[in-house]
Context: one part of a larger RNA
RNA sequence: CGCAGGAGAUUUGAGGGGGGCAUUCCCUAGUACGAGAGGACCGGGAAUGACGAACCUCCAGUAUACCAGCUGUAGUGCCAACUGCACCGCUGGGUAGCUGUGUUCGGUCGGGAUAAGCGCUGAAAGCAUCUAAGCGCGAAGCCCACCCCAAGAUUAGAUCUCCCAAGCCGUUAGGCUUCUCGAAGGUCCCAGGUAGACUACCUGGUUGAUAGGCCACAGGUGUAAGGCGAGCAAUCGCUUGAGCCGAGUGGUACUAAUAGACCGUUCGG
Numbered sequence: 001c002g003c004a005g006g007a008g009a010u011u012u013g014a015g016g017g018g019g020g021c022a023u024u025c026c027c028u029a030g031u032a033c034g035a036g037a038g039g040a041c042c043g044g045g046a047a048u049g050a051c052g053a054a055c056c057u058c059c060a061g062u063a064u065a066c067c068a069g070c071u072g073u074a075g076u077g078c079c080a081a082c083u084g085c086a087c088c089g090c091u092g093g094g095u096a097g098c099u100g101u102g103u104u105c106g107g108u109c110g111g112g113a114u115a116a117g118c119g120c121u122g123a124a125a126g127c128a129u130c131u132a133a134g135c136g137c138g139a140a141g142c143c144c145a146c147c148c149c150a151a152g153a154u155u156a157g158a159u160c161u162c163c164c165a166a167g168c169c170g171u172u173a174g175g176c177u178u179c180u181c182g183a184a185g186g187u188c189c190c191a192g193g194u195a196g197a198c199u200a201c202c203u204g205g206u207u208g209a210u211a212g213g214c215c216a217c218a219g220g221u222g223u224a225a226g227g228c229g230a231g232c233a234a235u236c237g238c239u240u241g242a243g244c245c246g247a248g249u250g251g252u253a254c255u256a257a258u259a260g261a262c263c264g265u266u267c268g269g
Stems, first nucleotide, its partner, number of pairs: 001152001005163007015149004021049007033038001051106005059100004066093005071086006110144003117137004164268001165178005185263004189205005210256003213252005219245003226239005
């Protein structure tokens, strides 16, 4: 820009893409078959591998704004307690998120038309013949079925809902005049994230829990500082599962989403 008014939702599916795998064991059955050795078809069941998708409850990894321990050095006047730097200084752990080595799930079933092949009926050709007319069965393959995208499918689809002055003439269809105005809805802007390079998308904007703060909880670390006590002291014990605590969950308008502007018309060739 188009989809012959504008708008908000919900959809159909032309068409396209994805997937489609394999093995082992058990039963049938030591049966059929076979002198024996050996050893099934058909059918039923149970696992596993590789591959793929989603997810983070478990296991594991990471987690440079979480917690603790430790070394050197410098500083805060000193002790104590802290802070800077040293690969995040080193070490031990670790929430959310993101991940796999973790968890769950998938390939199926079924239908249609067929290939090779197997047939029925059956002439040409008194027989025979699956074929010439006609009819049936038959694959991991084809079409559907399963998952995803999808009306720029210009053949531009469908459904629901919403929106768009006044007066006069006229039976209707319609015509004329005037006024100015801005509907439904959307955007800008702002707080953000289930989204993300930007954009887009999604949530929210005071009639509000969108982010921050605060409160509570979960979770992590592992018993802070100070004080008191014991010990000559190093140190230990009590206060104390303490103190601190990023992303998690719930709550709470304290802070910030204020105020506003713009686009979009008047019934539709």